């Protein structure tokens, strides 16, 4: 850069100690009954590998396609939609896009 996805889903234990939702502003929330990070161990999902199986296609197999299991590897993830808004349209605070970012294959 590209494609695909982002209102579903998962916490305990140890260190630390004041700030944190990773521009910024603004609401809104977490936070000394210990947040945010760091470690552990454990979970969640199934985006790649494997494995396994349904159905289409080929005369079969393998290859493709479109499902479906399973979870060893490789990654992500484990408050709130990506917490929300910020642009652009519709419409009347409500919906849909879009940019930004995040993830994962190339």
């Nucleotide at each position: 850069c590209u494609u695909a996805u982002c209102c579903a889903g998962a916490a305990a234990g140890g260190c630390u100690g004041a700030g944190g939702g990773u521009a910024a502003u603004g609401g809104c929330c977490c936070g000394c009954a210990g947040a945010c990070g760091c470690c552990u161990u454990g979970a969640c999902a199934a985006c790649c590998u494997c494995u396994c199986u349904u159905c289409c296609a080929c005369u079969u197999c393998a290859c493709g396609g479109a499902g479906g299991a399973a979870a060893a590897g490789g990654u992500g993830c484990c408050a709130a939609u990506u917490c929300c808004a910020u642009c652009c349209c519709c419409a009347c605070g409500g919906g849909g896009g879009g940019a930004a970012g995040a993830u994962a294959a190339g």
A computed fold for a 106-nucleotide RNA from a soil metagenome, annotated as SAM riboswitch aptamer (S box leader). RNAcentral holds the sequence, with entries from MGnify. The prediction has a mean pLDDT of 81. Its Rfam family is "SAM riboswitch aptamer (S box leader)". Rfam describes the family as follows. The SAM riboswitch is found upstream of a number of genes which code for proteins involved in methionine or cysteine biosynthesis in Gram-positive bacteria.